[in-house]
C1' cells in the first nucleotide's frame, strides 16, 4: 500500500390509565360493569462503542448524531464526587451521585425505524 473478516448493551416485578372494545339500564343525553390498554408516566430494575493512561459511561482524544462545506474538512455535541490502598489510580476497593442523538408512538438511554446502513477501531492475509 492492497484486500478480507470482525466491530453496542439494556425494563424483572408492581402501580396508574390517555384511549379502545364488548355488555347492561334508559325514549334519549347519559350512567354502570367487564376486558384490553405506557418496556415512554410513577416506584423500582437494567445497560455502558473505540484508542490513551494503574483496569475509566462521567479524565484526555475519537466514533456515532445534527448543521455547514471549496468534499480537504469545519462547527455544535452528555454526566463524579468523597474516603481508602499504592511510587503511581477523577480508572482499583468502599460509599453516595449523575448522564445518555434523531423520527414514530401515551412523554423512550432500554420498544419500533432510518440501519441487510455507516463507523472510531481490532485482527488477519499478500
Nucleotide at each position: 500500500a492492497u484486500c478480507u473478516u470482525c466491530a453496542g448493551g439494556g425494563c424483572a416485578a408492581g402501580g396508574u390509565g390517555c384511549g379502545a372494545a364488548a355488555g347492561c339500564u334508559g325514549u334519549a343525553a347519559u350512567g354502570c360493569u367487564u376486558u384490553c390498554a405506557a418496556u415512554u408516566c410513577c416506584u423500582g430494575a437494567c445497560c455502558g462503542g473505540c484508542g490513551g493512561u494503574a483496569u475509566a459511561g462521567u479524565c484526555c482524544g475519537c466514533g456515532a448524531g445534527u448543521c455547514c462545506u471549496u468534499u480537504g474538512g469545519g462547527a455544535c455535541u452528555g454526566a463524579a464526587c468523597u474516603g481508602g490502598u499504592g511510587u503511581g489510580a477523577u480508572u482499583c476497593c468502599a460509599g453516595u451521585a449523575c448522564c445518555g442523538a434523531c423520527a414514530g408512538u401515551a412523554u423512550a438511554g432500554u420498544c419500533u425505524g432510518g440501519a441487510u446502513g455507516g463507523a472510531a477501531g481490532a485482527a488477519g492475509a499478500u
Molecule: FMN riboswitch aptamer (RFN element)
Organism: uncultured Pseudobutyrivibrio sp.